[in-house]
RNA sequence: UUCUGCAUGGUCCAAUGGUAAGGAUGCGUGGCUUUCACCCACGUGGUCCGGGUUCAAUUCCCGGUGCAGAAG
Numbered sequence: 001u002u003c004u005g006c007a008u009g010g011u012c013c014a015a016u017g018g019u020a021a022g023g024a025u026g027c028g029u030g031g032c033u034u035u036c037a038c039c040c041a042c043g044u045g046g047u048c049c050g051g052g053u054u055c056a057a058u059u060c061c062c063g064g065u066g067c068a069g070a071a072g
Base pairs, nucleotide, nucleotide: 001071002070003069004068005067006066007065010025011024012023013022018055026044027043028042029041030040031039048064049063050062051061052060
């Protein structure tokens, strides 16, 4: 320098062009317990940035940024 892939809560991982973005874990509150832990209930918090297509974009297209890999 070129090519390919990826980017989603604090962390890890799903999701499909269709209107409540889901799970685990974490955190907070309450319950349970003599207390802690475990367990149960409720809550909390997210689509990397900009543009385009579309009635509608997390999803498709273009560019940027970052990360990983490959080639030279």